[in-house]
RNA sequence: GGCCCUAUCGUCUAACGGUUAGGACGCCGGCUUUUCAAGCCGAUAAUCGGAGUUCGACUCUCCGUAGGGCUA
Numbered sequence: 001g002g003c004c005c006u007a008u009c010g011u012c013u014a015a016c017g018g019u020u021a022g023g024a025c026g027c028c029g030g031c032u033u034u035u036c037a038a039g040c041c042g043a044u045a046a047u048c049g050g051a052g053u054u055c056g057a058c059u060c061u062c063c064g065u066a067g068g069g070c071u072a
Stems, first nucleotide, its partner, number of pairs: 001071007010025004018055001028042004048064005
């Protein structure tokens, strides 16, 4: 250089083109306890950037960025 794959809450991970973007753990608040832990309840928090297609895009297309693989 060429080809391919991946990018979603703090972390891990779901999501037929029509979801309130879900779940687990964590953090925070409350209940419980003499206290801690455990348990229960609640809340916060995310689609890598730009453009396009579409009535509608996390999802499809293009260009980039980052990471990974194969090849020379």
This is a predicted structure of a 72-nucleotide RNA (transfer RNA) from a bacterium.
The coordinates come from a structure-prediction model, not an experiment, and the mean pLDDT is 80.